[in-house]
Molecule: small-subunit ribosomal RNA
Organism: Desulfobulbaceae bacterium
RNA sequence: AAAUCAUGGAGAGUUUGAUCCUGGCUCAGAACGAACGCUGGCGGCGCGUUUUAAGCAUGCAAGUCGAACGGUAGGAAUCCUUCGGGAUUCUGAGAGUGGCGAACGGGUGAGUAACACGUAGAUGAUCUGCCUUAAAGUUGGGGAUAGCUCAUAGAAAUAUGGGGUAAUACCGAAUGAUAUCUUAGUGCUUUGGCAUAUAGAUUAAAGGGGCUUCGGCCUCGCUUUGAGAUGAGUCUGCGGUCUAUUAGCUAGUUGGUAGGGUAAGAGCCUACCAAGGCGACGAUAGAUAGCCGGCCUGAGAGGGUGACCGGCCACAUUGGGACUGAGACACGGCCCAAACUCCUACGGGAGGCAGCAGCUAAGAAUCUUCCGCAAUGGGCGCAAGCCUGACGGAGCGACGCCGCGUGGACGAAGAAUGCCGAGAGGUUGUAAAGUCCUUUUAUAUGUGAAGAAUAAUGCCUGUAGGUAAUGACAGGCAGAUGACGUUAGCAUAUGAAUAAGCGCCGGCCAAUUACGUGCCAGCAGCCGCGGUAACACGUAAGGAGCGAGCGUUGUUCGGAAUUAUUGGGCGUAAAGGGCGUGUAGGCGGUUAAUUAAGUCUUGUUUGAAAGACCGAUGCUCAACAUCGGAAACGGGCAGGAAACUGAUUGACUAGAAUCCGGUAGGGAAAUGUGGAAUUUCUAGUGUAGGGGUGAAAUCUGUUGAUAUUAGAAAGAACACCAAUGGCGAAGGCAACAUUUUGGGCCUGGAUUGACGCUGAGGCGCGAAAGCAUAGGGAGCAAACAGGAUUAGAUACCCUGGUAGUCUAUGCCGUAAACUUUGUACACUUGGUGUCGGGGGUCAAACCUCGGUACCGAAGCUAACGCGAUAAGUGUACCGCCUGGGGAGUAUGCCGGCAACGGUGAAACUCAAAGGAAUUGACGGGGGCCCGCACAAGCGGUGGAGCAUGUGGUUUAAUUCGAUGAUACGCGAGAAACCUUACCAGGGUUUGACAUAUGCAUGAUCGGCUUAGAGAUAAGUUUUUCCCUUCGGGGACAUGUAUACAGGUGCUGCAUGGUUGUCGUCAGCUCGUGCCGUGAGGUGUUGGGUUAAGUCCCGUAACGAGCGCAACCCCUAUUGUCUGUUGCCAGCAUUAAGUUGGGGACUCAGGCAAGACUGCCGGUGACAAACCGGAGGAAGGUGGGGACGACGUCAAAUCAUCAUGGCCCUUAUAUCCUGGGCUACACACGUGCUACAAUGGCCGGUACAGAGUGAUGCGAAGCAGUGAUGUGGAGCAAAACGCAGAAAGCCGGUCUCAGUUCGGAUUGGAGUCUGAAACUCGACUCCAUGAAGGUGGAAUCGCUAGUAAUCGCGCAUCAGCAUGGCGCGGUGAAUACGUUCCCGGGCCUUGUACACACCGCCCGUCACACCACGAAAGUUGGCUGUACCAGAAGUCGGUGUGCUAACUUCGAUUUAUCGAAGAGGCAGCCGCCUAAGGUAUGGUUGAUGAUUGGGGUGAAGUCGUAACAAGGUAGCCGUAGGGGAACCUGUGGCUGGAUCACCUCCUUU
Repeated sequence: AAAUCAUGGAGAGUUUGAUCCUGGCUCAGAACGAACGCUGGCGGCGCGUUUUAAGCAUGCAAGUCGAACGGUAGGAAUCCUUCGGGAUUCUGAGAGUGGCGAACGGGUGAGUAACACGUAGAUGAUCUGCCUUAAAGUUGGGGAUAGCUCAUAGAAAUAUGGGGUAAUACCGAAUGAUAUCUUAGUGCUUUGGCAUAUAGAUUAAAGGGGCUUCGGCCUCGCUUUGAGAUGAGUCUGCGGUCUAUUAGCUAGUUGGUAGGGUAAGAGCCUACCAAGGCGACGAUAGAUAGCCGGCCUGAGAGGGUGACCGGCCACAUUGGGACUGAGACACGGCCCAAACUCCUACGGGAGGCAGCAGCUAAGAAUCUUCCGCAAUGGGCGCAAGCCUGACGGAGCGACGCCGCGUGGACGAAGAAUGCCGAGAGGUUGUAAAGUCCUUUUAUAUGUGAAGAAUAAUGCCUGUAGGUAAUGACAGGCAGAUGACGUUAGCAUAUGAAUAAGCGCCGGCCAAUUACGUGCCAGCAGCCGCGGUAACACGUAAGGAGCGAGCGUUGUUCGGAAUUAUUGGGCGUAAAGGGCGUGUAGGCGGUUAAUUAAGUCUUGUUUGAAAGACCGAUGCUCAACAUCGGAAACGGGCAGGAAACUGAUUGACUAGAAUCCGGUAGGGAAAUGUGGAAUUUCUAGUGUAGGGGUGAAAUCUGUUGAUAUUAGAAAGAACACCAAUGGCGAAGGCAACAUUUUGGGCCUGGAUUGACGCUGAGGCGCGAAAGCAUAGGGAGCAAACAGGAUUAGAUACCCUGGUAGUCUAUGCCGUAAACUUUGUACACUUGGUGUCGGGGGUCAAACCUCGGUACCGAAGCUAACGCGAUAAGUGUACCGCCUGGGGAGUAUGCCGGCAACGGUGAAACUCAAAGGAAUUGACGGGGGCCCGCACAAGCGGUGGAGCAUGUGGUUUAAUUCGAUGAUACGCGAGAAACCUUACCAGGGUUUGACAUAUGCAUGAUCGGCUUAGAGAUAAGUUUUUCCCUUCGGGGACAUGUAUACAGGUGCUGCAUGGUUGUCGUCAGCUCGUGCCGUGAGGUGUUGGGUUAAGUCCCGUAACGAGCGCAACCCCUAUUGUCUGUUGCCAGCAUUAAGUUGGGGACUCAGGCAAGACUGCCGGUGACAAACCGGAGGAAGGUGGGGACGACGUCAAAUCAUCAUGGCCCUUAUAUCCUGGGCUACACACGUGCUACAAUGGCCGGUACAGAGUGAUGCGAAGCAGUGAUGUGGAGCAAAACGCAGAAAGCCGGUCUCAGUUCGGAUUGGAGUCUGAAACUCGACUCCAUGAAGGUGGAAUCGCUAGUAAUCGCGCAUCAGCAUGGCGCGGUGAAUACGUUCCCGGGCCUUGUACACACCGCCCGUCACACCACGAAAGUUGGCUGUACCAGAAGUCGGUGUGCUAACUUCGAUUUAUCGAAGAGGCAGCCGCCUAAGGUAUGGUUGAUGAUUGGGGUGAAGUCGUAACAAGGUAGCCGUAGGGGAACCUGUGGCUGGAUCACCUCCUUU
């Protein structure tokens, strides 16, 4: 110098179509006595049965002292000997007596919720061996007893008896105090404290060793006492778990007195007396748990934890007990009981690893039956020393922390392999190889510290005392000893040599590709991946991460402000008690004084060490270790301060209350009165219905209803007034009157003097329904009955109808008991109404107090909204919440007559459930508007026959696709072959077709012959081109080989392109700005208007884009130009615009004009625009076409085409012949022709437009009844041909019939095309002549040149048209209008929908699985009470037995005996008491036939309860009913849509 005080705080995923919020779940971090998987080179330092306080084989873990004692076996020496042996001296194990230790050290955490622990104290209520210090002493005796010996019993363990012996063993005696007791005082002091002191009484001891000048000295002991130190006991304050589904507990219990007991206080124990003691500040009971220093985490506050190390406690197989001792009720001591194990001769004994190793079992799981006392420490000893599984070390284990290594540099041909590839290349990758180095580590050899200090002993010096010596004390020198250990370290040699893995790569979360698989296999922490292109599975390659480890699992804290003290909430998300009153408690106005409990401050003491922090130091660094410091925010003691809180005392009036005076009111209770209405009854009048509904029926009525008149009875409810109006704490309260009574408000004064606020429990009140008893009962009306409705209808609707509704009394105690907003007080811009007062005024205005309602500032809020009546800003107190479901359920308890109410879980399960707001979509919600949408009309379809397409069926094949609207005369604008994709059979394999290369040949093609169904095969014939250096090369063709071709095979849910549809509907968006936390909104809404988001106006919007419209084409009018192939008015001419001629007309082709709400009037807002009119060929987009916004339908198409991926490759390719796509019981769509007279037939006759023609159209003429044939003119076309238009018009005939309608079908005969007309073409002629007489339910098209009707042309095409695409001719009817059906647009509203109503979703039932409750019981654990019995043992009693020491007496005799006593032991008795037993409770588990609901599941059955007005608005409480959701009654709520009215508010 530094060290608490200042180094310290990150988020993400997941509810939704999207958003904000609430809220849970999950992840990233750190840690571990860990375990598991894969892998594993070295070292250091640590750690290692968390489970079963389960059981243990074996060995060791507490001994030591001969300087306390007697002394044995054995040994040595000497001597003797009867040779058996004996004696003496020395030495001397083992065992024994005795002392000390064994109460330490070591282990474990079962018990314990307790003074057990922590902290701070007390001990004036205590003890303390060894140790230190001080004082004094250590005199003199006695009797035994182990060992030993001799016997006895026993299997053993062991026990018993006789004899004799020692001590620092035992026992008297002496002496003795400042010790102890009694007694009388004094001083100090905190109860039994200290000091001093009078008198009396009582109590000790042991010796051993060394030295000696023999006197003694020294030393180790012993005794008494004081003090200290250490250790221990006891007591007290405070602190640290959960459960109230444990609320009352307690008889030694609480206290006193006396006695006992202890080292010591005490009900600790006993007797007696009193009746106390504890408890909501949680007693008692239950569950769990050793406590702490610390450790982990955290920014902190906290939370979790109590391994290792340290302190304390408890325990030692389980339970009880004492003995010994300074200390134990004793882990390696004793006794008893119990369980277990072992031994046994069956009589009886032995044992206790929760010491170190080790074993068994358990378990996911935890080590060597190691070395040593060398060090540190302990016990004993004077010491040497002995003992020490404490300890020091080594071993095993990546279990953890720390360190090191597995090589370094250079090295591009960017090698090879692998992988990917848009085939260029990329990547692996300087990586490897290669070259040059290094040697930590490894291997081998050698060398080599420190841990050792000293002890005994020897020597030296000094000090004190002593005559001296030993000795004591202090210092110095010398002085043995190493388990680890082949130590650490160092040196030399060899050689890159011996050494890399693990999990991950969809997001969170750093890191991606390929292949395989195909909702399979599998993954997954959460969200979620996998159903043929998987960055998510498996593998590979590559990559990111950590690294001798890496992942997984488990646990704790964190993130989590997700229990919120720091630091949350309760209108709608979970959450305000239904309301009041009030106890405890909490909080509390102004002022003064005192005090000092809280508070602040100073000093002091404690908060052990270790750990953590700071600074150093030592191991090469680090981990680790050592030293010093700071800190420990806590507790105690002492002093001080006095603002605030508290306490005490006094005062005050602003809070609160009381009195006086007014005042409004459906406030409450009781009694009485009234009218209207309903029903019933009586009587009259009167006649056929009434009633009821969407419509009906049940019902009622000719026995007279309904209706009407009069009268009577009964019960219930009180129209108008009446109101976001009044009163009440809430529930609630409404005719009128009287009586009794509560509360509020206002004015001004007076009084009390903080008397206040809140309020756990408690107590009271508390709608409706319901219960009990007694009444009452008109109407209404659960249940019930009947009638309807319906698929059903246990409902909605109707007809009846009982409880009930009413009264009295007593229960119940709940509601959406809601303002979903606890009570009280204070403060904070305003406006408008209204109720009750006061002031003010002539009346007003205005001011003010108290209610009530609306709009709104600031502020708050997730938003909605609240906003002086707060959900704003604060204070005080209470209640309540902590994800959804299970569940307000189970169970227990309390209450209730019952129904039920209050309190109130868990297992299990899900990743959400939820609030507000947004955009859509939807509604059997609302408003506005449009459309051949309806309506008004016309004509059809649906019935018949045929054509055509589809389905189905059939088949060898009937190829494939399209399939609600938006498939079905569709792809196909032409299936006899071909087409053709299908089937059968026969062939080919580089292929029918493309490109490239190598080799061979020189032809190929074409013609002909033969075989064959043909493809094809064989043969024959004919013949190459270009260049050339003459070798050859090239082109072409064939054969062969290789790459490859080919596929109408699959996937339209991998795609491009194209198309349909909503829809020619008027919409869809963007930029900037503004508003909103945000999703989003605004613009685009509104008022008008339009076909139109068309335009105008308004406007926090201003602009813009894609759409609309216009621009384009056709058509309608005119002008002008040009007139051939078109035309012909006039002039010629002809049979004829035939020809001359003409450009006037028609027509054609160009170019222009024209229409713009331009003009007028009206309406409208001075607008846009609309209505009417004029003019005009045309008038309000003139008519038609092309043109189709953002998007929707995973719409259609891989078979037009293109294309990714997959699949086939002598076949899924390709060629050929034949067949099929054309089948036929049937069903549907689209059409044609009809059913006839507005017609058919016959004859005559008129008028188009648009097209098309060379492999073509094909005229005239001729032949044929005809299809057609023949013929061949003309024409590449305003020229010629197709080509006669038809309906129409004129005339005739038929006369209502299955016909002169209708034409199917069939027979015959033909024509045409084509190799070919059988399957399978079209047409013609003759004959035949079916159904069908206008079509059920239902359904389609069309608003004008449209519908209807008539014919003509074209494409395809050899041929084939009722279809398609076009063209013209004739040519209508109707539209009041928008209620309804369908579709669409805009605005608004509700929503539990967002795959968007074809949505969502509820309950029963059936099946499977899971957890739980109940249950006759059964069986365990723990525990209470009463009683029985009672081991060992302490204590007490004792009349029995035994008894050496001491005392007394006696006797003999000199050491004994006897008696008595004291004392002791044993026995017996008594109290207490463990295990045990009996009886009976409590509590907690397990299990249980059966039973109950709950959850989950592919989704199966029945319905459709809820979400929209959810089709009967929903929900709450209650009661009844029902397969089920539910229905109904009664009261309540809005968290109900819609329409109307009223009131209020805002703006003007």